[in-house]
Context: one part of a larger RNA
RNA sequence: CCAUGUUAAAGGAACUGAGUAAAAUGACAUUGUACCUUCGGGAGAAGGGCUGCUCUCCAAUCUAUUUCUCAGGAAAGCGACACAUUCCAGGGGGUAGCGACUGUUUAUUAAAAACACAGAACUCUGCUAAGUGGUAACACAAUGUAUAGAGUCUGACACCUACCCGGUGCUGGAAGGUCAAAAGGAGAAGUGUGAUAAGCUUUGAAUGGAAGCCCCAGUAAACGACAACAAUAACUCUAACUGUCUUAAGGUAGCAAAAUUCCUUGUCGCAUAAGUAGCAACCCGCAUGAAUGGCAUCACGAUUACCUCAUUGUCUCCAACAUGGACCCG
Numbered sequence: 001c002c003a004u005g006u007u008a009a010a011g012g013a014a015c016u017g018a019g020u021a022a023a024a025u026g027a028c029a030u031u032g033u034a035c036c037u038u039c040g041g042g043a044g045a046a047g048g049g050c051u052g053c054u055c056u057c058c059a060a061u062c063u064a065u066u067u068c069u070c071a072g073g074a075a076a077g078c079g080a081c082a083c084a085u086u087c088c089a090g091g092g093g094g095u096a097g098c099g100a101c102u103g104u105u106u107a108u109u110a111a112a113a114a115c116a117c118a119g120a121a122c123u124c125u126g127c128u129a130a131g132u133g134g135u136a137a138c139a140c141a142a143u144g145u146a147u148a149g150a151g152u153c154u155g156a157c158a159c160c161u162a163c164c165c166g167g168u169g170c171u172g173g174a175a176g177g178u179c180a181a182a183a184g185g186a187g188a189a190g191u192g193u194g195a196u197a198a199g200c201u202u203u204g205a206a207u208g209g210a211a212g213c214c215c216c217a218g219u220a221a222a223c224g225a226c227a228a229c230a231a232u233a234a235c236u237c238u239a240a241c242u243g244u245c246u247u248a249a250g251g252u253a254g255c256a257a258a259a260u261u262c263c264u265u266g267u268c269g270c271a272u273a274a275g276u277a278g279c280a281a282c283c284c285g286c287a288u289g290a291a292u293g294g295c296a297u298c299a300c301g302a303u304u305a306c307c308u309c310a311u312u313g314u315c316u317c318c319a320a321c322a323u324g325g326a327c328c329c330g
Base pairs, nucleotide, nucleotide: 001325002324003323004322005321006320007319010316011315014314019311027051030048031047036041038156052078053077054076056074057073058072079083091309092308093307094306095305096304097303098301099300103115104114119154121152122151123150124149125148131140132139133138159294160293164224167223168222169219170218171217172216173215176214177213178212183207187203188202189201190200191199228244229243230242254288255285266282267281269279270278
C1' cells in the first nucleotide's frame, strides 16, 4: 500500500451526479394509529411503555377424583449502568412524475417509464369459415361454429373521447368515359392467269370487349389533418365585438416552461442564510391535446426527482487496532 473487519472527540450529509456505502431500526405480546380511499385498504402507519431472577396466589384443558406438570393471569420481594442481555431480526414520514396492479425482458454493462395484462374498440370470418404453413396432397384453426376464431390499436377503475371524408387507404355503386385478349373482317398488297376471276398467302379499319382506373357515395377507436392578417372599449393595456383572405375542417373539453418550453435559471409564491433542482400557480403551448388516447387517481414499484425525522468516518480531517496478502530479511 491492498482486501476484510473493529473503534472514534466535537460536528452530523458540510460528502457526492446521487446518503452510493456504512450506521441506525429490528423479536414477542400489548397500547395506539392520520391524510386519502375503488371501503378491501392505507397499516407493522406513525408513536409509546413492557421483557431478568425468587416466591406466593388464582386458574383453562387433560382426568372418575386428587396430586404433579403446564398455556394464561395477579401480587410481593431481590439484583443491576444494562434483563428480546449472544446470534437472528422492518429505518420512518411527506410531495410529485411514470406505469393501474401480480407478472415478463437485453444468459455475459440496461429490470425500466419498455413488454404483457384484465378491460375498451374497430375490421374480417356462416363453416369445404376467415387466417396460417405447404408446389401439391393435406394440416393447423378445431374434433371449435359469431358469447367462436383471426388481425390491428388502446391498456384496471372513474370522467370523457370534440371538428374534418379535400388527399391516401378501405367498403359499396353502376349510368357514362378509358381500356387487354378473344371475336370481327371494310379494305390493301403479293401470288395466281395470255388477261381476268376464283383460290392461296400476308396485312388489316369500323365494331366488340371483363376487372382496373376516371367517376359517384360512405367510412377517422382507418393513415392522417385541425390557419393567417388588420382594426376596435371615457388614461394605458387588453380585445368580448368587427372586417379581410382562405380551408376538407381551422385544436373543442382538458392539461400545460411538462419525460414535450428554444428564448430560459420565463414570472410569482412556498421551502433555504443562500435552491439552474423540487412543489404550487400563471399561460405569447419555438413545437400540448383527446384509444398515435386526454385528464384525474386508491393500492402497488429492488422505478425516477425533491424535502424531512432518526442515524452515522460520506465529509470537516483523518487516526488507531486486528486478520490475510503485498513487501523486507533468511